This is a predicted complex of two RNAs, RNase P RNA and transfer RNA, with 457 nucleotides together.
Model confidence (mean pLDDT): 78 of 100.
Rfam match: Bacterial RNase P class A. From the family's description: Ribonuclease P (RNase P) is a ubiquitous endoribonuclease, found in archaea, bacteria and eukarya as well as chloroplasts and mitochondria.
[in-house]
RNA sequence: CCAGAGGGUCGGGCGGCCGCGGCCCGCGCUCGCGCGGGGCGAGGAAAGUCCGGGCUCCAUGGAACGACGGUGCCGGGUAAUGCCCGGCGGGGGCGACCCCAGGGAAAGUGCCACAGAAAGCAGUCCGCCGCGUCUCGACGCGGUAAGGUCGAAAGGGUGCGGUAAGAGCGCACCGCGCCGCCGGCAACGGCGGCGGCACGGCAAACCCCACCGGGAGCAAGACCGAAUAGGGGCGGCACAGGGAUCCUCGAUCCCGGGGCUUCGUUCCGGCCCGCCGCCCGGGUUGGUUGCUUGAGGGGCGGAGCGAUCCGCCUCCUAGAGGAAUGGCCGCACAGCCCCUUCGGGGGCGGACAGAACCCGGCUUACAGACCCUCUGGCAUU
RNA sequence: GCCGCUUUAGCUCAGCUGGUAGAGCACAUCAUUCGUAAUGAUGGGGUCAGAGGUUCGAGUCCUCUAAGCGGCACCA
Numbered sequence: 001c002c003a004g005a006g007g008g009u010c011g012g013g014c015g016g017c018c019g020c021g022g023c024c025c026g027c028g029c030u031c032g033c034g035c036g037g038g039g040c041g042a043g044g045a046a047a048g049u050c051c052g053g054g055c056u057c058c059a060u061g062g063a064a065c066g067a068c069g070g071u072g073c074c075g076g077g078u079a080a081u082g083c084c085c086g087g088c089g090g091g092g093g094c095g096a097c098c099c100c101a102g103g104g105a106a107a108g109u110g111c112c113a114c115a116g117a118a119a120g121c122a123g124u125c126c127g128c129c130g131c132g133u134c135u136c137g138a139c140g141c142g143g144u145a146a147g148g149u150c151g152a153a154a155g156g157g158u159g160c161g162g163u164a165a166g167a168g169c170g171c172a173c174c175g176c177g178c179c180g181c182c183g184g185c186a187a188c189g190g191c192g193g194c195g196g197c198a199c200g201g202c203a204a205a206c207c208c209c210a211c212c213g214g215g216a217g218c219a220a221g222a223c224c225g226a227a228u229a230g231g232g233g234c235g236g237c238a239c240a241g242g243g244a245u246c247c248u249c250g251a252u253c254c255c256g257g258g259g260c261u262u263c264g265u266u267c268c269g270g271c272c273c274g275c276c277g278c279c280c281g282g283g284u285u286g287g288u289u290g291c292u293u294g295a296g297g298g299g300c301g302g303a304g305c306g307a308u309c310c311g312c313c314u315c316c317u318a319g320a321g322g323a324a325u326g327g328c329c330g331c332a333c334a335g336c337c338c339c340u341u342c343g344g345g346g347g348c349g350g351a352c353a354g355a356a357c358c359c360g361g362c363u364u365a366c367a368g369a370c371c372c373u374c375u376g377g378c379a380u381u
Numbered sequence: 382g383c384c385g386c387u388u389u390a391g392c393u394c395a396g397c398u399g400g401u402a403g404a405g406c407a408c409a410u411c412a413u414u415c416g417u418a419a420u421g422a423u424g425g426g427g428u429c430a431g432a433g434g435u436u437c438g439a440g441u442c443c444u445c446u447a448a449g450c451g452g453c454a455c456c457a
Base pairs, nucleotide, nucleotide: 001377002376003375004374005373006372007371008370009369010368013331014330015329016328017327018326020041021040023038024037025036026035027034028033043352047363048362050361051360052359053358054357055217056216057215058214061268062267063266064265065264066263068213069212070211071210072209073087074086075085076084077083088102089100090099091098092097103208104207108206109205110202111201112200125148126147127144128143129142130141131140132139133138156174157173158172159171160170161169175197176195177194178193179192180191181190182189183188221289222288223287224286231280232279233278234277235276236275237274241255242254243253244252245251246250257273258272259271260270261269282456283455284454296315297314298313299312300311301310302309303308333350335348336347337346338345339344382453383452384451385450386449387448388447391406392405393404394403400437408424409423410422411421412420430446431445432444433443434442
């Protein structure tokens, strides 16, 4: 210098003028606002809503079984995860490095279209070999999976021996399976022995195994105010009420029964007295709260390979409520185009996108700029 | 904002457990008719919304993206 790999940061800067939304202060005030001043005002993804939590409600809990959904090598991290880190195994690359929904196919069911002789209990279409017949070129019977053909896939691979031709038929190595020993927390790896091979693929097909999961979501929920008809219909369960106390109305308690306990059933416990579900109709379109300080950011030190954790210091400023964060000008800075007397001049022009209860992740979109580490090659010293 | 659903021919829709994509209407040609409609026959027309993955093979299974549709306020 060229080509590449991994990781991180920023994502327009400075100045002036005008404008927008909250908050605070002061003044005026017709009590609704106006004026002046100060300070604050989008993101790395605010996005998709794909996961995991916090928070709130379902009055509040515990347990078992089933259904449904999800996850899937091993170990660790975390509030938690399907996320992250470190390993293991497999695959790709000369390499840095990258990719893998990566449990079970000897528990069972199912599928493997077309082609092909044959597609899962294997199988003889061509070919090869043996025997027989015979019109001498075929036919018949048998053996054979080494070769051809079809296919995504044809019941281990290579080599030597062997054989009529062949074949794990025999042997060596590799692969596969089982057993033992050693190393490792484990996934797994190494070594040795045995077995002639009996085990095709698909589980992002049903399924089996292990583990996880109650439901809804800030339009959750709480308080205040206003208004209306606290109204009607259908269906389900129970139709069952009884007793005691107080002077009556009625209230309280006990027994029994019913309903609810937010996927279903059951048990314990609990709540209610009629309960539950669906539909039609009536009224309002107000205010306050939840509402932003949180598993938060930065720096330093320590533990750890790392994710991460611990300690100290420091910062903390969107919280609107149909929704504000914008526009113009000037100066330099990237980028693109044109002209050029190579000094320069002119023009265009700034990615993706925008908070709406809050966090941790993943995924997707993104003009460009900068930094660090590493790999391969070329040249020079 | 939150929660669901859909996308297949010009239009409306099928396609159940993966194996060459169909129906009705519409369109074109022919027949019928003096002519048209109706009817009959024949035919054309598809990136299965886009991309990636699993699989031998994807409209179908999984993931991401795009477009469209629907529902959700409070009181009594």